Predicted 3D model of a 97-nucleotide RNA (SAM riboswitch aptamer (S box leader)) from a soil metagenome. It matches the Rfam family "SAM riboswitch aptamer (S box leader)". Rfam's curators write: The SAM riboswitch is found upstream of a number of genes which code for proteins involved in methionine or cysteine biosynthesis in Gram-positive bacteria. Model confidence (mean pLDDT): 84 of 100.
């Protein structure tokens, strides 16, 4: 700078109690072992790549990277706007290229 409401996961081993980005508040995973680490196999396709192409925000294909609970799980912590117990928009911040 782009994209982040689609999609796509299992199994074995190791670690042992927190984890979902930072804080706040919920709501869920979590000793039936999560989170993370490694191995195997499968899968998605956001970037890059490489083919096609009506050259389009298009198809394919899965090499490099990445990713496969829940919309970046859902709000709030900055601003606007409006029909102001709330709704939408936009920053920011974060995550992969």
């Nucleotide at each position: 700078c782009a994209u982040c409401a689609a999609g796509a996961g299992a199994a074995g081993g190791c670690c042992g109690a927190g984890g979902g980005a930072a804080c706040c508040g919920g709501c869920c995973c979590u000793g039936u072992g999560a989170c993370g680490c490694c191995u195997u196999c499968g899968g998605c396709a956001a970037c890059c790549u490489g083919c096609c192409u009506c050259c389009g925000c298009g198809g394919c294909a899965a090499g490099g990277u990445g990713c496969c609970a829940a919309a970046c799980c859902c709000g709030g912590u900055c601003g606007g706007g409006c029909c102001u117990g709330g709704c939408c928009c936009g920053a920011a911040g974060g995550a992969u290229g």